[in-house]
Molecule: transfer RNA
Organism: Bosea sp. (in: a-proteobacteria)
RNA sequence: GCUGCGGUAGCUCAGUGGUAGAGCACACCAUUGGUAAUGGUGAGGUCGAGAGUUCAAUCCUCUCCCGCAGCA
Numbered sequence: 001g002c003u004g005c006g007g008u009a010g011c012u013c014a015g016u017g018g019u020a021g022a023g024c025a026c027a028c029c030a031u032u033g034g035u036a037a038u039g040g041u042g043a044g045g046u047c048g049a050g051a052g053u054u055c056a057a058u059c060c061u062c063u064c065c066c067g068c069a070g071c072a
Base pairs, nucleotide, nucleotide: 001071002070003069004068005067006066007065010024011023012022013021018055026042027041028040029039030038048064049063050062051061052060
């Protein structure tokens, strides 16, 4: 330099056009003599950045940034 894959909550990952979710972690509540465990509730996201297409984009297209793998 070229090609492919990936970037979504603090972490690990789903979701592939129609108001963004799970597990763990965190806060509160219940339970217990107390802790742990368990159950419930809640907070936490400009979906890597910008532009385009569309009535509507995390999703499709283009450019750029970062990471991984392969080729040279």